[in-house]
This is a predicted structure of a 1479-nucleotide RNA (small-subunit ribosomal RNA) from an uncultured bacterium.
Rfam family: Bacterial small subunit ribosomal RNA. Gene Ontology terms of the family: ribosome and structural constituent of ribosome.
The prediction has a mean pLDDT of 84.

RNA sequence: UAGAGUUUGAUCCUGGCUCAGGACGAACGCUGGCGGCGUGCUUAACACAUGCAAGUCGAACGAUGAAGUCUCUUCGGAGAUGGAUUAGUGGCGAACGGGUGAGGAACACGUGAACAAUCUGCCCUUAACACGGGAAUAACUUCGGGAAAUCGAAGCUAAUACCCGAUAUUGAAUUUGGUACGCAUGUACUGAAUUUGAAAUGGUCCGCCGGUUAAGGAUGAGUUCGCGGCCUAUCAGCUUGUUGGUGAGGUAAUGGCUCACCAAGGCGACGACGGGUAGCCGGCCUGAGAGGGCGACCGGCCACACUGGGACUGAGAUACGGCCCAGACUCCUACGGGAGGCAGCAGUGGGGAAUAUUGCGCAAUGGACGAAAGUCUGACGCAGCAACGCCGCGUGAGGGAUGAAGGCCUUCGGGCUGUAAACCGCUUUCAGCAGGAACGAAAAUGACGGUACCUGCAGAAGAAGGAGCGGCCAACUAUGUGCCAGCAGCCGCGGUGAUACAUAGGCUUCAAGCGUUGUCCGGAUUUAUUGGGCGUAAAGAGUUCGUAGGCGGUCGAGUAAGUCGGGUGUGAAAAUUCUGGGCUCAACCCAGAGACGCCACCCGAUACUGCUUAACUUGAGUUCGAUAGGGGAGUGGGGAAUUCCUAGUGUAGCGGUGAAAUGCGCAGAUAUUAGGAGGAACACCGGUGGCGAAGGCGCCACUCUGGAUCGACACUGACGCUGAGGAACGAAAGCAUGGGUAGCAAACAGGAUUAGAUACCCUGGUAGUCCAUGCGGUAAACGGUGGGCACUAGGUGUGGGUUUCUAUUAACGAAAUCCGCGCCGUCGCUAACGCAUUAAGUGCCCCGCCUGGGGAGUACGGUCGCAAGACUAAAACUCAAAGGAAUUGACGGGGGCCCGCACAAGCAGCGGAGCGUGUUGCUUAAUUCGAUGCUACGCGAAGAACCUUACCUAGGUUUGACAUGUUUGGAAAAGCAACAGAGAUGUUGUGUCCGCAAGGGCCAAACACAGGUGGUGCAUGGCUGUCGUCAGCUCGUGUCGUGAGAUGUUGGGUUAAGUCCCGCAACGAGCGCAACCCUUAUCCAAUGUUGCCAGCAAGUUAUGUUGGGGACUCAUUGGAGACUGCCGGGGUUAACUCGGAGGAAGGUGGGGAUGACGUCAAGUCCUCAUGCCCCUUAUGUCUAGGGCUGCACACGUACUACAAUGCUACGGACAAAGGGCAGCAAGCUCGCGAGAGUUAGCAAAUCCCAUAAACCGUGGCUCAGUUCAGAUCGUAGGCUGCAACUCGCCUACGUGAAGGAGGAAUCGCUAGUAAUCGCAGGUCAGCAUACUGCGGUGAAUACGUUCCCGGGCCUUGUACACACCGCCCGUCACACCAUGGAAGUUGGCCACGCCCGAAGCCGUUACUCCAACCCUUGUGGAGGAGGACGUCGAAGGUGGGGCUGAUGACUGGGGUGAAGUCGUAACAAGGUAACCGUA
Repeated sequence: UAGAGUUUGAUCCUGGCUCAGGACGAACGCUGGCGGCGUGCUUAACACAUGCAAGUCGAACGAUGAAGUCUCUUCGGAGAUGGAUUAGUGGCGAACGGGUGAGGAACACGUGAACAAUCUGCCCUUAACACGGGAAUAACUUCGGGAAAUCGAAGCUAAUACCCGAUAUUGAAUUUGGUACGCAUGUACUGAAUUUGAAAUGGUCCGCCGGUUAAGGAUGAGUUCGCGGCCUAUCAGCUUGUUGGUGAGGUAAUGGCUCACCAAGGCGACGACGGGUAGCCGGCCUGAGAGGGCGACCGGCCACACUGGGACUGAGAUACGGCCCAGACUCCUACGGGAGGCAGCAGUGGGGAAUAUUGCGCAAUGGACGAAAGUCUGACGCAGCAACGCCGCGUGAGGGAUGAAGGCCUUCGGGCUGUAAACCGCUUUCAGCAGGAACGAAAAUGACGGUACCUGCAGAAGAAGGAGCGGCCAACUAUGUGCCAGCAGCCGCGGUGAUACAUAGGCUUCAAGCGUUGUCCGGAUUUAUUGGGCGUAAAGAGUUCGUAGGCGGUCGAGUAAGUCGGGUGUGAAAAUUCUGGGCUCAACCCAGAGACGCCACCCGAUACUGCUUAACUUGAGUUCGAUAGGGGAGUGGGGAAUUCCUAGUGUAGCGGUGAAAUGCGCAGAUAUUAGGAGGAACACCGGUGGCGAAGGCGCCACUCUGGAUCGACACUGACGCUGAGGAACGAAAGCAUGGGUAGCAAACAGGAUUAGAUACCCUGGUAGUCCAUGCGGUAAACGGUGGGCACUAGGUGUGGGUUUCUAUUAACGAAAUCCGCGCCGUCGCUAACGCAUUAAGUGCCCCGCCUGGGGAGUACGGUCGCAAGACUAAAACUCAAAGGAAUUGACGGGGGCCCGCACAAGCAGCGGAGCGUGUUGCUUAAUUCGAUGCUACGCGAAGAACCUUACCUAGGUUUGACAUGUUUGGAAAAGCAACAGAGAUGUUGUGUCCGCAAGGGCCAAACACAGGUGGUGCAUGGCUGUCGUCAGCUCGUGUCGUGAGAUGUUGGGUUAAGUCCCGCAACGAGCGCAACCCUUAUCCAAUGUUGCCAGCAAGUUAUGUUGGGGACUCAUUGGAGACUGCCGGGGUUAACUCGGAGGAAGGUGGGGAUGACGUCAAGUCCUCAUGCCCCUUAUGUCUAGGGCUGCACACGUACUACAAUGCUACGGACAAAGGGCAGCAAGCUCGCGAGAGUUAGCAAAUCCCAUAAACCGUGGCUCAGUUCAGAUCGUAGGCUGCAACUCGCCUACGUGAAGGAGGAAUCGCUAGUAAUCGCAGGUCAGCAUACUGCGGUGAAUACGUUCCCGGGCCUUGUACACACCGCCCGUCACACCAUGGAAGUUGGCCACGCCCGAAGCCGUUACUCCAACCCUUGUGGAGGAGGACGUCGAAGGUGGGGCUGAUGACUGGGGUGAAGUCGUAACAAGGUAACCGUA
């Protein structure tokens, strides 16, 4: 020392990305009241107009000589004095101060040392001195050249300018002694001899200021060394003045600093050399710290001054506002030639996202000069501009509820804004106005400045915005928009109900600021020293040996390098921290203290590490004796099998496959027998058994050879462990050369398969596989686990030894111990899985490796290789994940168990025909709408001629066809009649309300509103389908697990069933199952009409018709009965099951109702309800007509058939369940018939519908498009209804189509079922082949669960979770992006060779010139200057290189991109298991 979001259906972990914090020389957006203190070109070290930034001294010198004063005057002026001013000579300064950070990776900086190898103007201290001379030259005057800059000549002159001589203890040089000391050279002090070296008697205001020598101090500078601080090895070798020596030169001084000669060294993996980047530090920011980043302002150091080179002067420079040269650029020019350097302060242009005034003043502080006054000072002090930062203050405070208005929301009640405002009284900081007025100033002097500050005055008066409001993250509503516009830091919002866009209201937060962007640290333990990892997440090198390095057993001694303690020095100031103080506070400033881990030196300690040394034996090794082994290399040998050859036997096939074919075979195969050839591999034994470092090693024998184990305990005496580089070995494939080649077999060929099949399968077949010699150096080279040592419960098996016990011996057995190989398991560890003395536990030592996914183990570069390629190894760009383990599901052309008319076994169909009906499609003004795999399609629709009706056309209507309310008005309205019209409707006439009143009803007008079968079933309720009447779905508590979750619910049995039993960390419970309900099958009891009629009686042609009866049937009600209850077998003494008895019924008796949690955004807004949207003289409403019935086709589902188990004619028999008053209708009459007429009965166990049909009997038909079948059409009728044209049903007569049993495919059904036969009902005026019910007749088959379909449970795999209709790979096509290669093209940088060679120092010089001084005396020498020459030498030129950038036709791969193409490689056994290496 704080965390959060984001990978998943959910979980844990790994891991990246993102956020919250702080900071800034900042910029941008919106906004802006005041003050204080700070800060302000980070880019173009780009170019600069203008002004200023370094001068001063007359007390160094000559000249100049103003004002003033005095004197004289011919009034013109002159003289004296005076000394302002000015250029020059001279002195000091200009090397400071100020700016900038280009260069530089270096003793540049920091820190600590050294100089015995040094210099130091001005300043301070001490000592001594200043004597005598000389020659010039600026200025000035005159003349000349030039446009100018400026230059030249002659002449005059001064000095604290210059020169000479003298003196000099001390100084310097040479030679030579002594003493002391040190750190090697040497140093300090002190002698002797010789030689040599100064000055300004200057200035003056008389105070002083200067000059010279020497010594010392202080300050400043120079040089050297130790240590420290960037990236890169895709830079590994660098170096010739290089490394050292001797000598010389040079410097203030050491030194290859330079030169000559000699030697061949020097540096480097502890990173030389090269490349890139960079001023360094005190410090600043951040951080808990360790660290990380930065080096603005302030301070120290360095470097630079247009670019490059060079020296001069000087104490000091290789000199920002000096000089010379070269170059670039700019300016002036009379074209001859000149001038310039803001990285000083302002300022301009330019660049840029971006950074200020051409201000005031020397009053203060400091600096230069001067004796001083003073002058100069863009250093500095101030002011101006900028919210750029930090700090402080204000924009009012109190009261005030009808909680005003307005705004927004609303559930329409209200709520929020909100005490907020208004209003009432109050205050005046800041700003404003007025008056006074400082400190800074020591005597004078104030730019700031009439400023800070004080006092007074007026008045709430002049002063609030920004961002945010989905989560992270404090703060929510409305409207608009509709994957659009837009937002976004990450996750992600937006496709009509957006708290995520835009706007508004409200809220939150900060506040003269608030946000955004950029950068840095933090969070990030996400580079891990503190403080991470590597079995599976990224990560152990394929293995071993071994160099450097790192680490290292026991016991002594010494030392004191590391280590520890104390002290001294240093660690600048500022800053940070603490304390105190000053500005009203704070920021800011001042003082003091603390701290500054380092470094150097001194003293001390000696446990540990190191070093040296004396020992030891346990680590390690040696020796001796045994043992096991597919350890390795070579040589020889063997048998089985395949193939081939020869011969025999033998005949038509063989071979191969899912099935085939190619292939082989009558020229004799396959098969079989015998013989032979050749190559490769070694069955059984054989084993989580053995050996080896790994790769790997398997017939037998021999030769050579490595290692291991056990036992003995003789020897050595730490000899050890690990191991960067390095070396060796290293499967298979591959390469080279030469052999060999039986089998197998890439490539290749053919045959199949397939939509295709460059595959899987088959037939062949070459490299190769084998041997020898080389190369190569990789694998999923895996235990996915580096090596070594030590410690930490056990159990069990096995391989190799040894020992002990038992035993007379042998063998067996038991125990112990050492070394291997396995399994299980405790602690512990782990994200989990798992590991667990063979650790993935606990520790130590060493090495290797990792840091999100992709791009990519790729490109470029380098090394190696014959090649293939290997090793090393990035970036741009892109994504917010990629990943591990485990969980629950789902899925699998995974497994196990089980069920179902699921298959099978059967029966009858559909698919073919005609017709009915529904649907698609087409058509149409409209063919209304919905339903669309199973789970739409005789479905909504239990019945479209009008109506229905929603559609179309046409005509009307607008408070409406319908509801409620308000206001106003009216006396009508309805009804009836007539006319117009297709009708709705309109016009006219007639008609005229109730109530005591209020009012009600009706009409008209107006307003609210009505209305909508308009949209959204993906906004919904309700209802429904389906999985499925499948047996499942869950909960509480407990337990296990970090957790998601698990357990229960799994297991063994059993069942129709999660039904029950047993077992079990579970124990219980709920919704489902079952049962309870209805119906049906048997019996009993009661009751007995409208039902029944056995017995009694009466009657009829006949009939329960009548009297009676309750026995029976039947009806109604209530009971009984069935429960595996009984017996036997099996089973766990269970559940249960099999068989049997009894029974009307037997194992849920049959049927029905009943549908768990949920799935399908399943269906329905057109039943109903309903949110939102839409229409409102229309998408509402009324009417007429049309349409929903349309027809080339296609499909579903029914009906009728194709006939003889039939059809037809006649005769005859037996039901159940229903319906009936706007109804069912007997009977009678009429009609061939449909039906009509008439009217008994019946609101029903009474009457009617109502003759049931198949069936039985008899006759006909005789296998044909028929006496089958009935479509279609014609004619004539009937019924319903306002109305049958589009468009109803029925009857009669006539007509008589297709159809002769239905391809692929497919449906239903397990018993009173299928099949077949009729009856009734609902709907309904009428219309039924549909639907819902009813009964009659009444089968066949089920071996069984392999397969198809669906489902349940357990288990397994998974890269799926929208859940396999999943996921997902690669080419191609298109668009965009970055990148590699590329003939080249074009820049930059870097050295190198050669050429040229400026300035300049140095050297040479025979040419020219020269006052003072020296020698000489000559127009001389010495010396100097110039010129010339030489070495070096910048820029430039040229040449070949190296490195690096930009660009390049074309080209390579890569990435990204809702709906492109081709396939389907992977994930399940992914349909050929997948994957690795190689060709």